The RNA shown here (Glycine riboswitch aptamer) has 103 nucleotides and comes from Rhodobacteraceae bacterium UBA1943.
The source organism's lineage runs through Bacteria, Pseudomonadati, Pseudomonadota, Alphaproteobacteria and Paracoccaceae.
Its mean pLDDT, the model's own confidence on a scale to 100, is 75.
Its Rfam family is "Glycine riboswitch aptamer". Rfam describes the family as follows. This family represents the bacterial glycine riboswitch.
[in-house]
Formats: sequence, C1' cells, structure tokens
RNA sequence: CCGUCAGGAUCGGGAGAAUCCGGCGGGGCUUUCGGGUCUGGCGCCGGUGCCGAAGGAGCAACCGCCCCGGUAAACUCUCAGGCGAACGGACCGUUCUGGCAAA
Repeated sequence: CCGUCAGGAUCGGGAGAAUCCGGCGGGGCUUUCGGGUCUGGCGCCGGUGCCGAAGGAGCAACCGCCCCGGUAAACUCUCAGGCGAACGGACCGUUCUGGCAAA
C1' cells in the first nucleotide's frame, strides 16, 4: 500500500408459539330497560399453557501453568423477551463506510 475481515449504516428477505381462561372497566349493536351480544389495530389485573432467532446463561472435543482453569454454536436452559396485525428478530444477501488495536 492492497486485499480479507471485526465494527457501523442503507435496502431486501427472515421462523416459532393460545385471536387461551377469568374478573373489572370502556365502546358498538339490541332491549320488554331486567338484560343479551360483539370487541387484543380497546385498557388494566390475575392465571394456565406454549415458543426461541434480541439480549443473557450452561456444556464437549481440544488446550493450559492440569486440586483447577480457558474455550463453541443455529445445541441446551428459558432469567429476559415473545405467542392476531404492527414493532422486534439471530442469520443471509445488496450498496456504502471502515481501523492496524487483533488475525
């Protein structure tokens, strides 16, 4: 110096799992004014079941200074998050940027 790559930005794609149950309230429709019915792009509270691809946590081979420690995920867990749409979303691709600190 060039390239790859970490990181960042833009655009596109992007799964899974209850439109669950109960209570209170609001709203729509209806009413014989007692009530009935609908309503998560209406709200709050409680409960049960479920999902894994934000984040988080755990472990193998292997390695080491070998009582112990280091170390991975899309695996496992489910704290968090999520279970109509929207938002979010690991990861993949496009374009741009990007530092020598590491390889």